Transfer RNA from an uncultured Clostridia bacterium, 73 nucleotides, folded computationally. Rfam family: tRNA. The family's RNA type in Rfam is transfer RNA. Rfam describes the family as follows. Transfer RNA (tRNA) molecules are approximately 80 nucleotides in length. Its mean pLDDT, the model's own confidence on a scale to 100, is 81.
[in-house]
RNA sequence: GGUGGCGUGGCUUAGUGGUUAUAGCAUUCGGUUCAUACCCGAAAGGUCGCAAGUUCAAAUCUUGCCGCCACCA
Numbered sequence: 001g002g003u004g005g006c007g008u009g010g011c012u013u014a015g016u017g018g019u020u021a022u023a024g025c026a027u028u029c030g031g032u033u034c035a036u037a038c039c040c041g042a043a044a045g046g047u048c049g050c051a052a053g054u055u056c057a058a059a060u061c062u063u064g065c066c067g068c069c070a071c072c073a
C1' cells in the first nucleotide's frame, strides 16, 4: 500500500429498516443471615466510533474518516 471483518452502558453481548435498544457480569440500595458469601428484589448507567447521505422512519442501508484485528504484497 491492497482486501476483508469488527466498533452498541464499566466489561461481554442480542438486536440486519418500524412500539420505550436486550440480557449477563460488575456497581449502588433493600431483603435474607448472628455475620459474610450464595440467593431474591429494585435502582442507576447507552442515545449505538465520528460525520454526511438515502428513506415517512436508520444501531441496522450507502459513502468518507478514525481505531482495532486478520490476510496479501
Stems, first nucleotide, its partner, number of pairs: 001072007010025003018056001027043005049065005